SAM riboswitch aptamer (S box leader) from uncultured Kordia sp., 104 nucleotides, folded computationally. It was read from a public genome assembly, where an Rfam model found it.
[in-house]
RNA sequence: UCGUUAUCAAGAAAGGCCGAGGGAAUAGACCCGCUGAAGCCUUAGCAACCCUUUACAUUUAAAGAAGGUGCUACGUUCUACUGUACUAUACAGAUAGAUAACAA
Numbered sequence: 001u002c003g004u005u006a007u008c009a010a011g012a013a014a015g016g017c018c019g020a021g022g023g024a025a026u027a028g029a030c031c032c033g034c035u036g037a038a039g040c041c042u043u044a045g046c047a048a049c050c051c052u053u054u055a056c057a058u059u060u061a062a063a064g065a066a067g068g069u070g071c072u073a074c075g076u077u078c079u080a081c082u083g084u085a086c087u088a089u090a091c092a093g094a095u096a097g098a099u100a101a102c103a104a
Base pairs, nucleotide, nucleotide: 001104003102004101005100006099007098008097013043014042015041016040017039021032022031023030026080027079028078029077044072045071046070049068050067051064052063053062054061055060076096081093082092083091084090085089
């Protein structure tokens, strides 16, 4: 980097360095930001994909958190394409994206 599978409405922050942008990309909207964005570091936390234990018996359930990841504003911030109900909107899905495990 590409592929397969699963999940994506919940949850969880302080400090230090730095200094103007940021919420993936394009467009629009709406937000966050000098009362300090992004990035890096430390500590803490959340969750439970891998993992551990037990039951079960090959699927699942319960408990756990030492380790590998991930995450800690806004639904993946919302809309964009399709369908349904319907003509301000809502719901479902697709595309794209994120994360994990496996494989190349």